[in-house]
Molecule: transfer RNA
Organism: Reclinomonas americana ATCC 50284
């Protein structure tokens, strides 16, 4: 250089136009004689950027930016 996939909480990730989940870490309760598993709850998101369509965008469109992969 051509073309494709991936970018969502600290970390894995789910979510194919209508209220962004969920495990796990993080904190705190209960329970224990204590502590550990267990359990019950908190807290963590401008959905990678910047723009277009729609009443409505995480999602569809375009460009760009990281990584990965094919092809030359």
């Nucleotide at each position: 250089g051509a073309c494709g996939g991936u970018a969502u909480a600290g970390c894995u990730u789910a979510g194919u136009g209508g209220u962004a989940g969920a495990g796990u870490a993080a904190c705190g309760g209960a329970a224990u004689c204590a502590u550990a598993a267990c359990u019950c709850g908190u807290c963590a998101g401008u959905c990678g950027u910047a723009g277009g369509u729609u009443c409505a965008a995480a999602u569809c469109c375009u460009a760009c930016u990281a990584c990965c992969g094919u092809c030359a």